The RNA shown here (transfer RNA) has 73 nucleotides and comes from a bacterium. Its Rfam family is "tRNA". By type it is a transfer RNA. RNAcentral holds the sequence, with entries from ENA and MGnify. The same sequence occurs in records of 2 taxa.

[in-house]
This record gives sequence, C1' cells and structure tokens, in this order.
RNA sequence: GCCUCCGUAACUCAGUCGGAAGAGUGGCUGAUUCUUAAUCAGCAGGUCGUAGGUUCGAUUCCUACCGGAGGCA
Repeated sequence: GCCUCCGUAACUCAGUCGGAAGAGUGGCUGAUUCUUAAUCAGCAGGUCGUAGGUUCGAUUCCUACCGGAGGCA
C1' cells in the first nucleotide's frame, strides 16, 4: 500500500426484509430476611464510531474517514 471482518448501554453481545433499539452482567430503589448474601419486582442508563448520500423514513443500503483484529505484498 491492497483486501476481509468488527465498532450498538459501564462490560459482554443480539438486532436477516429499512418503520426508529433489546438481553445477560453491573448500578439504583423496593419486597423477602434478625442482618448480610441469595431470590423476586421495578427503575435509570444509548447522538447505534464520525461525516455525507439515497429514502416519506436508516443501527440496517451506498461513499469517505477514524479506531481495532486478521490476511497478502
């Protein structure tokens, strides 16, 4: 330098066909318990890497760039 894959909640990851985002762990509150732990219920937490484009509408399609992993030279 070229090619492929990945980037989504604090962490690990789903999300196929474009209709607007979820799980587990963690955090907070409550219930239960003499207390803690465990268990159960609820709540909060996201500019979906960045910027453009297409579209009525983009996490999703297209382009460039940034970051990470791998391959070729």